[in-house]
Molecule: FMN riboswitch aptamer (RFN element)
Organism: Sulfitobacter guttiformis
RNA sequence: ACGUAUUCUCAGGGCGGGGUGAAACUCCCCACCGGCGGUAUGGAGGGGAUCCUCCGAGCCCGCGAGCGCAAGCGCCCCCUAACGGGUCGCUUGGUCAAGCAGAUCCGGUGCGAUGCCGGAGCCGACGGUAAUAGUCCGGAUGGAAGAGAAUGCAG
Numbered sequence: 001a002c003g004u005a006u007u008c009u010c011a012g013g014g015c016g017g018g019g020u021g022a023a024a025c026u027c028c029c030c031a032c033c034g035g036c037g038g039u040a041u042g043g044a045g046g047g048g049a050u051c052c053u054c055c056g057a058g059c060c061c062g063c064g065a066g067c068g069c070a071a072g073c074g075c076c077c078c079c080u081a082a083c084g085g086g087u088c089g090c091u092u093g094g095u096c097a098a099g100c101a102g103a104u105c106c107g108g109u110g111c112g113a114u115g116c117c118g119g120a121g122c123c124g125a126c127g128g129u130a131a132u133a134g135u136c137c138g139g140a141u142g143g144a145a146g147a148g149a150a151u152g153c154a155g
Stems, first nucleotide, its partner, number of pairs: 003153008016030004031135002033124002035063004042055005058122002066100002068096001069093006077086003104120005126138003
C1' cells in the first nucleotide's frame, strides 16, 4: 500500500435593500445560495525528469434526500346493501432498471473543453402560512449519497 469484516466520527448553503398591499423574508425590482462520487486542456505544491500529491462543473455522466408508487399493518372519520373502497398515519421496498427527480448556451484558446477564460442565461422536493417560498416554519436532535478513523483477519 491492496482486499475484507466490525465499530466509531463526520456528512447543506442562502432574503440584505426597495415597491405594492389589510396582510408577502412567499408577489414585483435589485440581491443571495449551490450535497456526494466521476470526468479534467485550469490552479497550487514537490521532483533532475518520465511524473507525484492536493484542489477544480448547481445546469456533462451518475448518486442521495424528498415527493410519488407498491406491499403490509392500524384508531378515528367518510362512502357502500354487502364484499369492499377512500382518507390519514406507521413500516418496508432502489431490478420502483425511464413515476417526478431541475437547469447552458455563445465567443475565445486549444489536437482535444457544455469543465478553462470572457459574456449572457437558466434551475431548485413535500407540508404549512394573514399572500403564491431554492432562502421563513415543519417532518428533521431524522435519513442519506458518501468521506474519514480505529481495530481484527489473509497474502